[in-house]
A computed fold for a 483-nucleotide part of an RNA from an uncultured prokaryote, annotated as small-subunit ribosomal RNA, 5' domain. The RNAcentral record of the full RNA draws on ENA. Model confidence (mean pLDDT): 86 of 100.

Context: one part of a larger RNA
RNA sequence: AACGAACGCUCUUGGCAGGCCUUACACAUGCAAGUCGAACGAGAAAGUACCUUCGGGUGCGAGUACAGUGGCGGACGGGUGAGUAACGCGUGGGAAUGUGCCUUUUGGUUCGGAAUAGCCCCGGGAAACUGGGAGUAAUACCGGAUAAGCCCUUCGGGGGAAAGAUUUAUCGCCAAAAGAUCAGCCCGCGUUAGAUUAGCUAGUUGGUGAGGUAACGGCUCACCAAGGCGACGAUCUAUAGCUGGUCUGAGAGGACGACCAGCCACACUGGAACUGAGACACGGUCCAGACUCCUACGGGAGGCAGCAGUGGGGAAUCUUGGACAAUGGGCGCAAGCCUGAUCCAGCCAUGCCGCGUGAAUGAUGAAGGCCUUAGGGUUGUAAAAUUCUUUCACCGGUGAAGAUAAUGACGGUAGCCGGAGAAGAAGCCCCGGCCAACUCCGUGCCAGCAGCCGCGGUAAUACGGAGGGGGCUAGCGUUGUUC
Repeated sequence: AACGAACGCUCUUGGCAGGCCUUACACAUGCAAGUCGAACGAGAAAGUACCUUCGGGUGCGAGUACAGUGGCGGACGGGUGAGUAACGCGUGGGAAUGUGCCUUUUGGUUCGGAAUAGCCCCGGGAAACUGGGAGUAAUACCGGAUAAGCCCUUCGGGGGAAAGAUUUAUCGCCAAAAGAUCAGCCCGCGUUAGAUUAGCUAGUUGGUGAGGUAACGGCUCACCAAGGCGACGAUCUAUAGCUGGUCUGAGAGGACGACCAGCCACACUGGAACUGAGACACGGUCCAGACUCCUACGGGAGGCAGCAGUGGGGAAUCUUGGACAAUGGGCGCAAGCCUGAUCCAGCCAUGCCGCGUGAAUGAUGAAGGCCUUAGGGUUGUAAAAUUCUUUCACCGGUGAAGAUAAUGACGGUAGCCGGAGAAGAAGCCCCGGCCAACUCCGUGCCAGCAGCCGCGGUAAUACGGAGGGGGCUAGCGUUGUUC
């Protein structure tokens, strides 16, 4: 000097930031990913208007709600740092790749078919859920045709596509080429400590062939060869996410990696694939395990390292808040819906910065306190008193920008105007030397102090109190850690 700090005493106010460093411990409750009727079939109710034979019917509600098929999105955004000493990260190169949505360009968008959910009926089950039956739609699924370009080829040939909707403006769909973006892969160099870790390695190292992948490759497999790494530290062990940066320092360095940003890894523990342009997927699926919960004992359900919040651990770290107004994201032609991302508010002196707690005059140098050589000195212009001012806080009024075609959570906030009155607002540590600031009383090697040296055994500037003084100030000290 610094801090994601803690503890003690103390505390007017504002702005900006920060806030589980420990148990990647367990989690009640609510919310955090939906959306599209301009893909599709169906489809209530409340309410209301009219008619009525008083039973009801028709219209609106309404292509609404609750669901279902289908599409796109749930691979982003948000969290955490357990693992990882690694092409993980940083930096610089590379070739054998993919890429939904977006942009540009070219060519197409034809003819048919069979199902199935929802719904209805009959069941099973405590529930979760599930069996059977008849019928049904599509931008869901399948077949034929067409093929400029595309893919394969033994160069003869062979293979493969589409989807419609509509308010008539358009929005889509298929194939191909190119771009952009994003992603996968390979390599050089750099990246903690230990030799009281010296040898390690059988898919191991290379080749041929095959398989596999979007793609190169022992990536996988069959066969063949016997290689490959290592004192320039292999292997093993311990520790650790990496970086831009942060802190310190004149620098060189040293220490660190909270917040913000980039990359990586993980999502109760271990394993696996499915779907998809993209995952081996935090709020998807399956299997196993531990744990918790429900049960009619037959069987089921769950995963806060999302935002709040609870218990526990700990010296220690916040509200079960408001809004989608802005920015951004998903879906949608749009209106719009969703968004604990985000923007705001709440709590905390946790930090940084700003402001205030009054100003001027005021000597009888008041009273009181303390000291005293008893004269006086000091507190001290300090107070009182007089004259002023009103920042901030308070009260009343007005009232934004942020956002405009319209829409403001913040918020009646910031700001502005007016009002009252010095009124509501100072503490903490220290005073032997280092180190700035001294006396008295008490105590008597006791009680105690202490960072080091050291103080205390009857005159203690070092203990405790008081007066006085020094330092910093809404803070001041102590402890911890780093330089």